RNA sequence: AAUUUUUUAUUGAGGAUUUGAUCCUGGUCCAGGACGAACGCUGGCGGCGUGGAUAAGGCAUGCAAGUCGAACGCCCCGACAUUACGUCGGGGAGUGGCGAACGAGUUAGUAACACCUUGGUACGUACCCCAAAGACGGGCAUAACCAGCCGAAAGGUUGGCUAAUUCCCGAUAGUCUCGCAAGAGUAAAACGUGUCCGUAAGGAUAACGGCUUUGGGACCGACCUAGGCCCGAUCAGCUUGAAGGUAUGGGUAACGGCCUACCUUGGCUAUGACCGGUAGGGGAGGUGAGAGCCUGACCCCCAACGAUGGAACUGAGACACGGUCCAUACUCCUACGGGAGGCAGCAGUCGAGAAUCUUCCACAAUGGGCGAAAGCCUGAUGGAGCGACGCCGCGUGCAGGAUGACACCCUUCGGGGCGUAAACUGCUUUUCUACGGGAAGAAGUCAAUGUUUUGCAUUGACUGACGGUACCGUAGGAAUAAGGGGUUGCAAACCUCGUGCCAGCAGCCGCGGUAAUACGAGGGCCUCAAGCGUUGUCCGGAUUUAUUGGGCGUAAAGAGCGCGUAGGGGGUUCCGCAAGUCCAUUGUUAAAUUCCACUGCUCAACGGUGGAGCUGCAAUGGAAACUGCGGGACUAGAGGGUGUUAGAGGCAAGUGGAACGCACGGUGUAGGGGUGAAAUCCGUUGAUAUCGUGCGGAACACCAAAGGCGAAGGCAUCUUGCUGGGACACUCCUGACCCUGAGGCGCGAAAGCGUGGGGCGAGAAUGGGAUUAGAUACCCCAGUAUUCCACGCCGUAAACGAUGUCCACUAGCUGUUUCGAGUAUCGACCCUCGGAGUGGCGAAGCUAACGCGUUAAGUGGACCGCCUGGGAAGUACGGCCGCAAGGCUAAAACUCAAAGGAAUAGACGGGGACUCGCACAAGCGGUGGAGCAUGUGGUUUAAUUCGAUAGCAAACGAGAAACCUUACCAGGGCUUGACAUCCCGACGACGUCUGACGGAAACGUUGGAUUUCUUUCGAGACGUCGGGACAGGUGCUGCAUGGUUGCCGUCAGCAUGUGCCGUGAGGCGCUCCCUUAAAUGGGGUAACAUGCGCAACCCCUAUUAGUAGUUAUAUGUGUCUACUGAGACUGCCGCCGUAUAGGCGGAGGAAGGUGGGGAUGACGUCAAAUCAGCAUGGCCCUUUGAUGCUCUGGGCUACACACAUGCUACAAUGAUCGGUACAACGGGUCGCUAAGCCGUAAGGUGGAGCCAAUCCCUAAAAACCGAUCCCAGUUCGGAUUGAGGGCUGCAACUCGCCCUCAUGAAGUCGGAAUCGCUAGUAAUCGCGGAUCAGCAGGCCGCGGUGAAUACGUUCUCGAGUCCUGUACUCACCGCCCGUCACAUCAAGGGAGCCGGGAGUGCCUGAAACCCAGCUUAAAGUUCGCGAACUUUAAGUAUCGUGAAUUUUAAGCUGGGCUAGGGUAAGCUUGGUAACACGGAUGAAGUCGUAACAAGGCACCGGUAGCGGAAGCUGUCGGUGGAUUAAUUAAUUU
Repeated sequence: AAUUUUUUAUUGAGGAUUUGAUCCUGGUCCAGGACGAACGCUGGCGGCGUGGAUAAGGCAUGCAAGUCGAACGCCCCGACAUUACGUCGGGGAGUGGCGAACGAGUUAGUAACACCUUGGUACGUACCCCAAAGACGGGCAUAACCAGCCGAAAGGUUGGCUAAUUCCCGAUAGUCUCGCAAGAGUAAAACGUGUCCGUAAGGAUAACGGCUUUGGGACCGACCUAGGCCCGAUCAGCUUGAAGGUAUGGGUAACGGCCUACCUUGGCUAUGACCGGUAGGGGAGGUGAGAGCCUGACCCCCAACGAUGGAACUGAGACACGGUCCAUACUCCUACGGGAGGCAGCAGUCGAGAAUCUUCCACAAUGGGCGAAAGCCUGAUGGAGCGACGCCGCGUGCAGGAUGACACCCUUCGGGGCGUAAACUGCUUUUCUACGGGAAGAAGUCAAUGUUUUGCAUUGACUGACGGUACCGUAGGAAUAAGGGGUUGCAAACCUCGUGCCAGCAGCCGCGGUAAUACGAGGGCCUCAAGCGUUGUCCGGAUUUAUUGGGCGUAAAGAGCGCGUAGGGGGUUCCGCAAGUCCAUUGUUAAAUUCCACUGCUCAACGGUGGAGCUGCAAUGGAAACUGCGGGACUAGAGGGUGUUAGAGGCAAGUGGAACGCACGGUGUAGGGGUGAAAUCCGUUGAUAUCGUGCGGAACACCAAAGGCGAAGGCAUCUUGCUGGGACACUCCUGACCCUGAGGCGCGAAAGCGUGGGGCGAGAAUGGGAUUAGAUACCCCAGUAUUCCACGCCGUAAACGAUGUCCACUAGCUGUUUCGAGUAUCGACCCUCGGAGUGGCGAAGCUAACGCGUUAAGUGGACCGCCUGGGAAGUACGGCCGCAAGGCUAAAACUCAAAGGAAUAGACGGGGACUCGCACAAGCGGUGGAGCAUGUGGUUUAAUUCGAUAGCAAACGAGAAACCUUACCAGGGCUUGACAUCCCGACGACGUCUGACGGAAACGUUGGAUUUCUUUCGAGACGUCGGGACAGGUGCUGCAUGGUUGCCGUCAGCAUGUGCCGUGAGGCGCUCCCUUAAAUGGGGUAACAUGCGCAACCCCUAUUAGUAGUUAUAUGUGUCUACUGAGACUGCCGCCGUAUAGGCGGAGGAAGGUGGGGAUGACGUCAAAUCAGCAUGGCCCUUUGAUGCUCUGGGCUACACACAUGCUACAAUGAUCGGUACAACGGGUCGCUAAGCCGUAAGGUGGAGCCAAUCCCUAAAAACCGAUCCCAGUUCGGAUUGAGGGCUGCAACUCGCCCUCAUGAAGUCGGAAUCGCUAGUAAUCGCGGAUCAGCAGGCCGCGGUGAAUACGUUCUCGAGUCCUGUACUCACCGCCCGUCACAUCAAGGGAGCCGGGAGUGCCUGAAACCCAGCUUAAAGUUCGCGAACUUUAAGUAUCGUGAAUUUUAAGCUGGGCUAGGGUAAGCUUGGUAACACGGAUGAAGUCGUAACAAGGCACCGGUAGCGGAAGCUGUCGGUGGAUUAAUUAAUUU
C1' cells in the first nucleotide's frame, strides 16, 4: 500500500445589510429547536404529564405523629351476673416502651472535603439476621389520685397514698474491658401472653413476644486522602492555633491544634494565596454534526436550612420544621402582674408581581410508625377538581352535485375569482344526547375444615376513594364543534379602495410627501391548526474567542530596543527505568434518563422487559518506538583560540578653516533692507558697500553614495587616548554549555522640567508692519524661553520595513560595501569562485487586492507580545511612577448599522501632458449712455388670462389682441346643453321670411305668410320639444405619460459579438506612434470583427456639354429657363515623411485638397420645456348662483421703476435737392392691378391685362454726376404735441396704419462691463413673403456695394484624449471640522446628606456548658453511742443516731467561655445633591473653513506655547505628499 472479515457510526445548507458597482474585513439582523413561562385573539373532546421561578415576606382556620391494656396503677360508663368484691366490652387522663432524627417542604446560606469520581480507617450503629451464654436475690421511689394553697390565664406549689417491662442494690460472669502478667472490674424484666394441671391459692411448661452480655453480619452513619468544581489582579501579598513538635494533659464513638500548656518559627502564594462578587452540588435537561455552550423546574442521590442568632438536653441516632432554654424582631391574649406563637407540611389567605391550582375524596392499593394481632395513625401516597401550561391522539363529516346560482371582490366591461364551495341528493355516526349493561386494579383478613405444630390446601364470609368511571351495546340525527398569523425583499402568498412624510408600520434593509402589492379596510391567496401569534430567556446559525477551527505590512492587532529570571521548547549515539504513551484483564461508573429490540394501554404520548451505552476513575499484568528521568560517549548547534580586516560604533581631551554677528580703525555717500507689491525697520550722530585688526558662539561645504557602523534611539572637520560589537581565513580547544522569554533590569529622538554656565545664528510666546470682510495665520521687521555645555529628571513619537526573536528548507539575474581563494601580473587593475552585509527586478508559492518573493508577507518548527464592530476613549474611576507637564495600567452607561482595507468606473482638482473651437489674441462693427418700439420683472387693477425664468426665459408660444381671437373681469341669459351617439314619449313639422313689443345684445313674448322626403300605408327618414344614458371643461398634475423641442454639439465620440486578462466590479478592443476637420487613415499591438455616429449618398450654388425651348429672344448668335450629363481623385511633378498614411509647394484647371452653403444631430445629460397645439392615465366641476355654453362692455395696450432684444440718431465717408443707372428671391382671382385723369400727399377714379418666364405688385436703394449746407444742438436728429385729411372695417374713445402743415425733446459716440464676425464674411443698402379686412422697427428669405486681421496658444471660457490624487458618486453648487445657542439622555467629579456589608479595638454580657467553693439531701465506708434480737458474756445479714470521709443529686455563690448589645476610629459598597465639566443624540440656528485635489500654507505623529472656534507657530520625526527636474536601476535598440 492493497485485499478480506467483524464491529460501530449515518454527521455539518444559508440569507439580508457598508459601495455608483466590486472583492475582502467586520459587526448587526433573520430563517431552526427549547421553556415550570407570561400577554393578545380564539377555543370541541380525551389520555399522560405539569403548575408560587417574585417577598427564605406575613399568616386566620382545619388537618399533616402517633401507637401499644399481650408493661402498669387509677377513674368513668355499659352488658351479664349480681355481692363473686366477678366476667366481658367501651371510654378518659397518667406512668412506662417504641416512634417522633423517617416521611413531607424549601434553596436562604455555602466557592467548602458542600458535592462528584477514586482509594482508605484511628470509629459508631436502635429495630433485623446468625452464634454462644445468661435471665439469681433484694430494695427505694413517683405520676395518676386525694387534700390545701397561688394565678386572669398559661401554669405552679405543699403535704399524703400507690403500680410496673420505671428506678436502685447485691450475686454470678468462660466469652467482654483495663493490664506484660498477676489480678481487678462490669448485666438483666424470677416480665407479659398463651397452653397444661389445679375448685382455688398456686404450680408446671421455654410455645410466642420481650430482657442481659459477648462475637459476627447486614444496613446506616462518621472521618481521612488524590483529582475535579464560576467571575474579578482596577484584590498581591496572607497567616499567630497560624505550621510543626512534646505532654502521664483535656476531649471524642473515633484520628487530629479539636482544645490546653510549653518549645521551635514556621506555613500558604503568580500552577493565583488573601480579598471581593455570584452560586446549593450531582445523575441529568436544552441545543449542537461534533467539540462545546447554556441550565440545574418536575423524577432520583447528596448537602444545607426551618422567623433571625446562640446553646445544650434526651436519645442508637439531633445540637432536633410541627422538642427545650436564652437573646432579638414581629404578631396575638391580658385582670398590666404576666403569658402564647412560628405553614420553606396539605389545602387556604393577604401582600408584592407579567405570573402559578381545591380550605376536595380515601387509606381500597403501595409504603411508613406502633402493636402478638385485630387494628389505629399517615395532606406520604392513591385519586378526583381547576389552568390549551406542555406532549400525544381524535373530531368539526364522506360521496355525488354546473344553470359554474345569489351575495361579495376584481375587470381591458368581453369576463374572471370565491368555486363542487353552497343549495340539493345519497351515505356514515368517531364525537354528542338519551337509555341499558359494566370492569381490571384484591394481594389479603377472619372463621371453619383438613394436614408433617412454623406453614400449606380447601370452603365460606368480608374489604374499591377513583366510580356506575373506563369500556360495551341500542336509539336519534350532519346533527354539538375553526381560528390565528402572514401576504415589498430576506420568506410561501396580490389586487382594489381610503389616506397623503399625516395617520401609522417595522426583526434588518426600510415603507408613507395623490396612482402605497410595505399604513387602514375589503376580497383573494399562503401557512399552521384547537390552536396561532407576540414578548422574555438559552443553544444554534456565529469558524463572531477559532482544541477541532481565526488572525496581526495597508482592514482591529508585533511591545521603541536590548539583557535576562521563572516557565516553555531542544542536536547525534548506547545502556537502564517505566512517569507520560500503548495493549489486555478486573472493579466501579446507583436507578431513572439516552439508543436498539421486543412488548402493554384501540394508536401515540406514557409505561414494562432485555441489551447497549454512560467517552470517567482505579487496580493488576504486559510493551519500550517516541517524550521524560538516570548514566556513558560524540561534534554538525553554541562558545573559545590564532591571524587578517572595514567602519560618522561609544566616551574623553585637544584642534582647523569657511561663513556669520559684534567692536575698533580706514575709504566712501545717500540710500539700504524687505516684498507679489509695500510698510514697519536701519541710515547724514555717516548706514549699505569695501579693506584691515580683534573677539565670540554654533555647525562642519566639497569628499558623499542607491555607501558604512550600531540592538534600537542614533552616529560625519581633523588628531590623540580609552573602549564595545562584527566579518573573513585556519579547523586548534570545550563538549549541548542552546533558542525564546511572563514578571524584572537597562538604554531610549525631539520637546519639556530642575540647578549652574553659555548665548553667534535660528527662533515658540510677544510687539510692530502688511494682506484680508475679519487674519489671534500664511509674508515682512524685531524678538524671550529654547536650541549649546555639565549634572539630575522625564520615558514618549508615523520610536515605521506601519513587517517580534531564533532555526531549517525552497529558481535565478544584476548592482554595491567588505573579507578570502584561484588565474594572471614585476606589481596593481580586470576576470572566475566562496562568505558576510546592503539595493533593484523577478520562478514557484502566498495574498482581498496592492504587493511580498533566499533580507518572504513562500514552506515548516520553537517561544513571546497583541487583536475581536464604530463612537464614547486610550477617556473616567482606582492603583503605580513623576518636581511638574504627564506617563503606564484601563472600563462602563449611552449611541450607531455601519466604521474600515484594496482595487474599479466616473466626476472633480486654484494637478500634469497633448489637441481643438471667433475661446483668447489681432482686427471691424456694436450693446451698456439718448429718444422711441417690442418683450419681461415689479407695481397697480374688477381684470391687467396663461405658459417660458442662469447658460438653454425675456421681438419667446404669438407667422398680426379695436369686436372676434380670448382662455381674464363686470353684468345679462341657457341647462341633454354651441358639439357626438343611443333609447323612450309627444308633435308633424322644425325652420325660413316679414312685422310689433321688451332689451345693450344674446334672447324672450306675440302676430302674419310659407312649409319636407320615401312608403308595401304598418311605418321610416328628418327636425323640434320633454325625459333618460350622457355631453362639455384653455380646470389640476410635463414629478403619471405619448409625441415634439432646446442645450452640451455637427463635439468625435458611444456601444456590441467572440476572444483574452482579472476572484470580481471591470479592462483590452477605443491605449501607444504618425496623421486628419473627423474613432480620418496608416503603423504597431490580445485582440479580431461589427453597429450607431464621422465621411459619402440628397438639395442649392460656381464651370461646361447635350437636349428641349412655351410666355425668354425683333431675327441669327448669345443671354436666360428646364432636364440629362461631364468635371476634382492628392490624379500629375518636386520636397518632407517609416519613403506608409499623409503634409508642404507647384503645374494644369471654372473650381484643389471637405470648392462654398444647406438638409442630416450617435449613446446619453439636465425628473430641462410643453396636459394652453394635439393625444392621453388619474383626480376635480356639472338638475340651477357651473370651472360648461352664449351675449354686451371692459381688460390682455395700465406705469414711480428695473432688465432684455431692437430701431433711429448724435452727422460732412454726412444731410438736402436735382439728374442718371444696375438686381434677385417671391406674390397675385373675394386677388395683383397697368395706362390715363383728380388731389401737395395719403389716396380717389379708372378699368386694360393677368389663374402668370406672357399681365401686375416693380420705384430697387446705397452707388455715380451736379448743386446747397460749413461744424452749429446745425439744412444734424427726429421724439413729443397741435391742426387738417386719407384708408380698412358693424365699429378706430379706451386701442390701427398712412398723408400734409406746424411743433422740433433727448442726443455731440456713451462708466464698470459686455456681444457678433475669419470672405463674397463683417459692415452697409434696399427688395420680397408669411400672418393679414387693416396694422412690422419683429421674423423668414433675396440680391447690391464690399473690407480689416489672425504673431500665436501664456492667459479667460468651453470641449476631447491620456497620466495622476481623492475622504466626491445628489459626483466641488461635492464632502466636511470645531466653538457658541436650544432640547433630550446616560455616565464620571462634587461641599455634603442618607443607607447596606464585612471586620477590628474597648466596655458590657442572657441561657446553656465547664471549673471551683458552699449549703442541703440521699447512699456507701470507717469509728463510736443507743435500741432490737439471740444470749451468761459477747455478738449481729437488723434499726436509729453522732463524727469523719467518699460518691451522687439539687440549689446557691464565684470564675471561664459566649450569642447579643453599646461605643470608637476606619474600610468597603450603594442612593441622593447645589454646582461646574466633558460626551452622545436631535429636517432646515450662529461664527468661521481646519481636512479630502498641491484643498489653495502638503498632511500626519510626539511635544511645548498661544488663540472665539476649527486651529496656528516652534522643534524633531514619518510619507500614509502632488508636481517638476536630476541621478541611479531595469527594459529595448
Molecule: small-subunit ribosomal RNA
Organism: Patescibacteria group bacterium